[in-house]
RNA sequence: CGGAGACAGUGGGUGAUCGCCGCUGGGAAUCUCCCAGGGGAGGAAAGUCCGGGCUCCACAGGGCAGGGUGGUCCAUAACGUGGACCGGGGGCGACCCCAGGGAAAGUGCCACAGAAAACAGACCGCCCCUGAAGGGGUAAGGGUGAAAAGGUGAGGUAAGAGCUCACCAGCUGCGGGGGUGACUCCGCAGGCUUGGCAAACCCCACCCGGAGCAAGGCCAAAUAGGGGAACGUUCGAGGGCGGCCCGUCCGAUGUUCCCGGGUAGGCUGCUUGAGGUGGCGGGCAACCGUCAUCCUAGAUGAAUGAUCACCACCUGCAUGACGCAGGGAACAGAACCCGGCUUACGGCUGUCUCCGCCCU
Numbered sequence: 001c002g003g004a005g006a007c008a009g010u011g012g013g014u015g016a017u018c019g020c021c022g023c024u025g026g027g028a029a030u031c032u033c034c035c036a037g038g039g040g041a042g043g044a045a046a047g048u049c050c051g052g053g054c055u056c057c058a059c060a061g062g063g064c065a066g067g068g069u070g071g072u073c074c075a076u077a078a079c080g081u082g083g084a085c086c087g088g089g090g091g092c093g094a095c096c097c098c099a100g101g102g103a104a105a106g107u108g109c110c111a112c113a114g115a116a117a118a119c120a121g122a123c124c125g126c127c128c129c130u131g132a133a134g135g136g137g138u139a140a141g142g143g144u145g146a147a148a149a150g151g152u153g154a155g156g157u158a159a160g161a162g163c164u165c166a167c168c169a170g171c172u173g174c175g176g177g178g179g180u181g182a183c184u185c186c187g188c189a190g191g192c193u194u195g196g197c198a199a200a201c202c203c204c205a206c207c208c209g210g211a212g213c214a215a216g217g218c219c220a221a222a223u224a225g226g227g228g229a230a231c232g233u234u235c236g237a238g239g240g241c242g243g244c245c246c247g248u249c250c251g252a253u254g255u256u257c258c259c260g261g262g263u264a265g266g267c268u269g270c271u272u273g274a275g276g277u278g279g280c281g282g283g284c285a286a287c288c289g290u291c292a293u294c295c296u297a298g299a300u301g302a303a304u305g306a307u308c309a310c311c312a313c314c315u316g317c318a319u320g321a322c323g324c325a326g327g328g329a330a331c332a333g334a335a336c337c338c339g340g341c342u343u344a345c346g347g348c349u350g351u352c353u354c355c356g357c358c359c360u
Base pairs, nucleotide, nucleotide: 001356002355003354004353005352006351007350008349009348010347012311013310014309015308016307017306018305020040021039023037024036025035026034027033028032042331046342047341049340050339051338052337053336054212055211056210057209066208067207068206069205070204071085072084073083074082075081086100087098088097089096090095101203102202106201107200108197109196110195123142124141125138126137127136128135129134150168151167152166153165154164155163169193170192171190172189173188174187175186176185177184178183216268217267218266219265226259227258228257229256230255231254238250239249240248241247275294276293277292278291279290280289281288282287313327314326315325316324317323
């Protein structure tokens, strides 16, 4: 210098003006309005895919069904998340990927090709019998396929074959060493060499009650129901007309009062929390402990915007130096709160590491 790998940060700042939504204080002509002060989106607020808090309902215990998870140890409130490690795979490497229990418990599937896709297999070839047709033996050689019955060599045989032997690879069992563990290393024995698929059924181990802030709690119109009490039904309660009386009309499925449920509506839940930042300590790390400090949206048909100036940044041009011109752009946007995962994202910046080339 070039090409890579692993991460991290930023997502403009300040001021002025005009708006929008809450809060606090004051004022007024008080179901509204005015003045002042202060606050007002994100790294993903997103998808709503997991996990938890919180709330209500259900619940003795156990089981079935159903769903989920799946190497080990640790972290955590918990997780399908994270860290470290183990095993397998990829890369020269930094590093990356894995849904990574069980396939000799059982069932099932394995396209096409191929003779055969699994307790089994003869198409060609090889060997034997045979006059020939044909019959038998053979998995060494050829051919098919994503996958073909351990590999190499020797013995053996009619030809062959773990049929036998040596070495290698694997499996199982036993013993020993290391590790908390997954696992790993060494030795011995057994010819044991029985394909793959479990995000196919299934088996094993572990986990899971349901619904969700439209949860839940409180206050509580009008109208229409419900309950109760009093009065009253021709000896007329009460009501309409009316200022009152008389009068007149209506009138028993009535009138008045009280109580309760509940709808609209309002208040609450509501934002101080597994919280942020910094220091110190523990741990490889995820993370934990402790001290100090900070308070950082709470709207409800739903506010959080725009313009201008300066600074910073980026791009281009220019220069001895000062500079000049242009740019604002990406994804997106709270709705009870947290921990994750996943997905989207214009540009800029930083750290560590690997490989190659060149120079000294």